[in-house]
A computed fold for a 135-nucleotide RNA from a soil metagenome, annotated as c-di-AMP riboswitch aptamer (ydaO/yuaA leader).

């Protein structure tokens, strides 16, 4: 200077070992009529997020045994809804590239005004970068 992301920005204070309070913005999450849903129970349920879903292979485990198969599972793997960048800025076309996670509530929550609660992170690249078209 720039991606990802809601993750910035004021104002006092703190004074390096112990980084705090307030606002503003931005996010998120509980919360009514009404609408939606019959009630219980169970295999529980349910939030941020793009992070679903469906095949293969290989190993493990399931009934007295072997076989085939199905089931659960742990790995490696190929694809998929979806999403992300490509430099003044937004849109669309095209092309290339990657991502398709993780976590967290605790028996619980549909939407949801008033209201209440909470977060304001981290993890990257670059040193003139692919075009094309309209504003």
């Nucleotide at each position: 200077c720039g991606c990802u992301g809601a993750g910035u920005c004021c104002a006092g204070g703190a004074u390096g070992u112990c980084u705090c309070u307030g606002g503003a913005g931005c996010c998120g999450g509980g919360g009514a009529c009404c609408c939606a849903g019959g009630u219980u129970c169970c295999u529980g349920g349910g939030g941020u997020g793009a992070g679903u879903c469906c095949g293969a292979c290989c190993g493990g485990g399931u009934g007295g045994g072997u076989g085939c198969g199905a089931c659960c599972u742990g790995g490696u793997u190929g694809g998929u809804a979806g999403g992300g960048c490509g430099a003044g800025c937004u849109u669309c076309c095209c092309c290339g590239c990657c991502c398709g996670a993780a976590c967290c509530c605790g028996a619980c929550a549909g939407c949801u005004a008033a209201c209440c609660c909470g977060g304001u992170a981290g993890g990257c690249g670059g040193c003139c970068g692919a075009g094309g078209a309209a504003g």